Background: The prediction has a mean pLDDT of 81. The RNA shown here (FMN riboswitch aptamer (RFN element)) has 140 nucleotides and comes from Clostridium homopropionicum DSM 5847. The sequence is in RNAcentral, with records from Rfam and Ribocentre. It matches the Rfam family "FMN riboswitch aptamer (RFN element)". A reference for the family is Vitreschak et al. (2002), "Regulation of riboflavin biosynthesis and transport genes in bacteria by transcriptional and translational attenuation", Nucleic Acids Res. About the family: The RFN element is a highly conserved domain that is found frequently in the 5'-untranslated regions of prokaryotic mRNAs that encode for flavin mononucleotide (FMN) biosynthesis and transport proteins. RNAcentral records the identical sequence in 2 taxa.

[in-house]
RNA sequence: UAAGUCUUUCAGGGCAGGGUGAAAUUCCCGACCGGCGGUAUAGUCCGCGAGCUGUAAUAUCAUAAAGAGUAGUGUUAUUAUGGCAGAUCUGGUUUGAUUCCAGAACCGACAGUAAAGUCUGGAUGGGAGAAUAGGAUUAA
Numbered sequence: 001u002a003a004g005u006c007u008u009u010c011a012g013g014g015c016a017g018g019g020u021g022a023a024a025u026u027c028c029c030g031a032c033c034g035g036c037g038g039u040a041u042a043g044u045c046c047g048c049g050a051g052c053u054g055u056a057a058u059a060u061c062a063u064a065a066a067g068a069g070u071a072g073u074g075u076u077a078u079u080a081u082g083g084c085a086g087a088u089c090u091g092g093u094u095u096g097a098u099u100c101c102a103g104a105a106c107c108g109a110c111a112g113u114a115a116a117g118u119c120u121g122g123a124u125g126g127g128a129g130a131a132u133a134g135g136a137u138u139a140a
Stems, first nucleotide, its partner, number of pairs: 001140001003138005008131003017029003031118002033108002035048004043106002051084009061074003088104005110121003
């Protein structure tokens, strides 16, 4: 210097005020919020993550009997590989911006509950990834 392996830490924000009602931070007025990588600085571009799901492999438990084993089927988990899944325009600046500036819009998993982006829960979970080149180690 560039690469491999192991490992540590970190890794999401938000209904003020009011209306209706027996009951709503869920409805209505209004308020507020914006994960990670790429790219001229992005919730809306391109891609990734969480969620749901098909297939395959492995493990697991049930079927399974006095012990072990037991096909097929089903449960759950992990890994691999597919599928589904949200939303932006106009003007300006510029070599260059759906990213900046101005204006006007729009979007937000599942379960619970008076119908939820914001409450509660799965979650003390998982995780894209990040860490002046985090730490250790191996080889050239």